Context: one part of a larger RNA
């Protein structure tokens, strides 16, 4: 100097309290342990477990079992033969391939080159090891306020000072003080989105007046007013009053505003810690493999299953199931696509193919809610798991192993111990709807979207992490 203290003061945080809703209890998803297995491919362990995986039937895939290749599945160098090959048929085979057969090259200075193809030779390859040799990128303390030089000055030095004191801040933020005066990384702010107005612009958007026209419908003339759509300003800065305070930074109330004290999300992650993680996204040292630890192909495996764990989805009902009417979004995708109107089928889905490279067509009827009816407290007209059956679709193919429909079947559950997580406002909680990935999907995941819309916070004793000062130490 740090580090640690069941050591002290001071302050933050959804840490605790005060409140809601939840996990743990059931069924089922999905990840991990385990165990089996030929193979259950690998990582990831506080910051691992709906996590690499934003899609494991085949492929993928790295694993296993067989069947084949060895200059190789791709990349290129050089030497020699060649004029092949691709491509079609036939035959063997699960195919990879083999084995026959039909066809059968271009440019040229005529040296040759281009392209193939076979031998040979340097080399390809390697998801093989080491993340404790490494780049990069990342997770954690933590969006926590720290972490640091110069130059001076104190000390004999290791160092301190500055940074530490009074206040004050979301903040080493800002005053004042002061042996320190400056600076830098970090904080703030610049930057996108969202809240108000305004100007310009009006088609694909929109519709107040004017006309026209329908059972209706911006449908048509027509407009650019509103609404939006996208650009370009404006607005917020403790500007303003008023109290406190130390005449200072602040801080409490108020007025005006859409909006007030960082307005609200967001992105932004300092100087390091964890020899964290990742050699299997890439790169790369060193090691090994080289008729194999490389590569081609079929099947299998990653989808097992006494169990244990985490993460969700569905429920246990009446504030609710069912049935009928009826309303209102906001973001996003769409030419190997999205896919109307129409008919067909109960239905999943089929026939068809209008518009659409999109503010025009199309996914797209959002749902919860709101009315009206029924059920009457039941293991039920709650819960849907399993399981027979019969279909649709995607795909060479749905036996291992798709998702979806319709019939019939109808388990476990009647609110969950001991512990335990998430949330301070358009949050929680609850309800739909889109997307990536992608033939199709095990999506109840994930990342957006909007529609409904709460309760509580008295306060810092406690428990948890964190700042900062200060004591003590037999630690470094």
């Nucleotide at each position: 100097u740090g580090a640690c203290g069941g050591g002290g003061g001071c302050c933050c945080g959804c840490a605790c309290a005060a409140g809601c809703g939840g996990u743990g209890g059931a069924g089922c998803a999905u990840g991990u342990g385990g165990u089996u297995u030929a193979a259950u491919u690998c990582g990831a362990u506080c910051a691992a477990c709906g996590c690499g995986a934003a899609g494991a039937g085949c492929c993928u895939u790295a694993c296993c079992g067989g069947g084949g290749u060895u200059u190789g599945a791709a990349a290129a160098g050089c030497a020699g033969c060649u004029g092949c090959a691709a491509u079609c048929c036939c035959g063997a085979g699960a195919a990879a391939u083999c084995g026959g057969g039909a066809c059968c090259u271009c440019c040229u200075u005529c040296g040759g080159g281009a392209c193939g193809g076979c031998u040979g030779u340097a080399c390809a390859g390697g998801u093989g090891c080491u993340g404790c040799a490494u780049g990069g990128c990342u997770g954690u303390c933590g969006u926590c306020a720290g972490c640091u030089c110069g130059u001076g000055u104190c000390g004999u030095g290791a160092g301190a000072u500055g940074u530490u004191g009074g206040g004050u801040u979301a903040a080493g933020u800002c005053c004042c003080g002061c042996a320190a005066c400056g600076a830098g990384c970090g904080c703030a702010a610049c930057c996108c989105u969202u809240g108000u107005c305004c100007u310009u612009a009006g088609u694909u958007g929109c519709c107040a007046u004017c006309a026209g026209g329908u059972u209706a419908u911006g449908c048509u003339g027509g407009g650019c007013a509103c609404u939006c759509u996208a650009a370009g300003g404006a607005g917020a800065c403790u500007g303003c009053c008023g109290a406190u305070u130390a005449u200072a930074a602040a801080u409490c109330g108020g007025a005006g505003g859409a909006a007030g004290g960082u307005g609200g999300g967001g992105a932004u992650g300092a100087c390091g810690u964890c020899a964290a993680g990742u050699c299997c996204u890439c790169a790369u040292g060193g090691c090994c493999c080289u008729u194999a630890u490389a590569u081609c192909c079929c099947g299998g495996u990653c989808u097992a299953c006494a169990c244990a764990c985490g993460u969700g989805c569905u429920a246990c009902a009446a504030u609710g199931g069912c049935c009928g009417g009826u309303a209102c979004a906001g973001a996003g995708g769409g030419u190997c696509g999205c896919g109307a109107u129409a008919c067909c089928g109960c239905g999943a889905g089929g026939u068809g193919g209008a518009g659409c490279u999109a503010a025009u067509c199309c996914c797209u009827u959002a749902a919860a809610a709101c009315c009206g009816g029924u059920c009457u407290c039941a293991g039920u007209u709650c819960g849907g798991a399993u399981u027979g059956g019969a279909g649709u679709c995607u795909g060479c193919a749905a036996c291992u192993c798709g998702a979806c429909u319709c019939c019939a079947u109808g388990a476990a559950g009647c609110u969950g111990g001991a512990a335990u997580c998430g949330c301070u406002a358009g949050u929680a909680a609850u309800c739909g709807c889109a997307g990536a990935u992608c033939a199709g999907c095990u999506a109840c995941g994930c990342u957006g979207u909007g529609g409904u819309g709460a309760a509580u916070a008295c306060g810092u004793u406690c428990c948890c992490g964190g700042g900062c000062c200060u004591u003590g130490u037999a630690c470094a």

Overview
Predicted 3D model of a 476-nucleotide part of an RNA (small-subunit ribosomal RNA, 3' major domain) from a metagenome. Model confidence (mean pLDDT): 82 of 100.